[in-house]
Context: one part of a larger RNA
RNA sequence: GACGAACGCUGGCGGCGUGCUUAACACAUGCAAGUCGAGCGAGAAACCUUCGGGUUUCUAGCGGCGGACGGGUGAGUAACACGUGGGUAACCUACCUCAAAGAGGGGAAUAGCCUCCCGAAAGGGAGAUUAAUACCGCAUAAUAUCAUAGCUUCGCAUGAAGCAAUGAUUAAAGGAGUAAUCCGCUUUGAGAUGGACCCGCGGCGCAUUAGCUAGUUGGAGAGGUAACGGCUCACCAAGGCAACGAUGCGUAGCCGACCUGAGAGGGUGAUCGGCCACAUUGGAACUGAGACACGGUCCAGACUCCUACGGGAGGCAGCAGUGGGGAACAUUGCACAAUGGGCGAAAGCCUGAUCCAGCAACGCCGCGUGAGUGAUGAAGGUCUUCGGAUUGUAAAGCCCUGUUUUCUAGGACGAUAAUGACGGUACCAAAGGAGGAAGCCACGGCUAACUACGUGCCAGCAGCCGCGGUAAUACGUAGGUGGCAAGCGUUGUCC
Repeated sequence: GACGAACGCUGGCGGCGUGCUUAACACAUGCAAGUCGAGCGAGAAACCUUCGGGUUUCUAGCGGCGGACGGGUGAGUAACACGUGGGUAACCUACCUCAAAGAGGGGAAUAGCCUCCCGAAAGGGAGAUUAAUACCGCAUAAUAUCAUAGCUUCGCAUGAAGCAAUGAUUAAAGGAGUAAUCCGCUUUGAGAUGGACCCGCGGCGCAUUAGCUAGUUGGAGAGGUAACGGCUCACCAAGGCAACGAUGCGUAGCCGACCUGAGAGGGUGAUCGGCCACAUUGGAACUGAGACACGGUCCAGACUCCUACGGGAGGCAGCAGUGGGGAACAUUGCACAAUGGGCGAAAGCCUGAUCCAGCAACGCCGCGUGAGUGAUGAAGGUCUUCGGAUUGUAAAGCCCUGUUUUCUAGGACGAUAAUGACGGUACCAAAGGAGGAAGCCACGGCUAACUACGUGCCAGCAGCCGCGGUAAUACGUAGGUGGCAAGCGUUGUCC
């Protein structure tokens, strides 16, 4: 000098930030991911009715898109995890943009609803029946894919791109609207975005860790993957790494950055941003463009809860909040008004992301606690050589101001026409009245600042040197003084 700090004493206001560093301990309760009726059938309610029906809203279900983003945490990880620079002639990419072409004609189910049955429940079963942008054939189809054998150009080894030929395989869905048209659907090419894999280099402690390794290292083959690859498998060979530190053990998320320092360095990795990993512990896959998925599924373990004892339910390292741990860290708040996200043609719905408010001197910055005048140098206190000195222009008194504060009234920007949680907030105007607002530490030297009394190696102080045993500027109190100031000291950690 710095801090996500804590503790002691003290504490007026505002702005902007920050706030479980410990138990990745366990969690009551509420909320945090839905949306679409312009994909589909059904049911309920309300209103209108020419009694035929129509309109609107809601509910569960099928279907689509989104739940892989956003939000949290840092346990694991010494690793291509991260940073930086390259490579992919070894790759994928929903939604979005551009371009080319297309959408013909059929079928069988199923949830829901209904009738039953089993179960305490969670839930499950049977029968009948129904729709679709759900599912399945058929047709058509290529510059898509595959096979066959060519030509041209190029390269960085495997090769890549382009051209033409033959054969084979492969698609679709409708909805709204009077209509125009719009939103969708299928195939292909290109782009954008996001990802995947590989490589060079870089960043830690111990050698009181010296040898490690059998899918291990390589080969030709097969499987698998979006893709290369011992990624996996059978076979063959015996290799591969290591004193330029392998292996082992310990520690640790990495970076932009932050702190310090003249710099070189040293230390750190809170908030904010990028990447990674994880979601009660361990394992696994399914769906999907994307997950091996925090608020999805299955299995196993521990724990908690319900039970009719047969069996079931759960996962706050989301936002609040509770217990516990701890020196130590906040409200079970408001709103979707803004920004952004999901769905939707839209209206809109959802959004503990976010925007705000609440608590905390936790930090930084700013302001105030009055200004001028005022000598009898008042009283009081303290000291005294008893003369006085000092507190001290300090107070009182006189005069003034209104930053703050209190009260009254007005009242935003943020929002283009509408829509404001914040908020009757910021701000502004009038009025009142010095009124409501100063402490903490130190005073032997280092180190700015001294006297008196008490105590008597006691009580105590102390960062180092050291003070205290009867005249203590070093302990305690008082007066005075010095420093900083809504803070001041102490402790801890780093430079």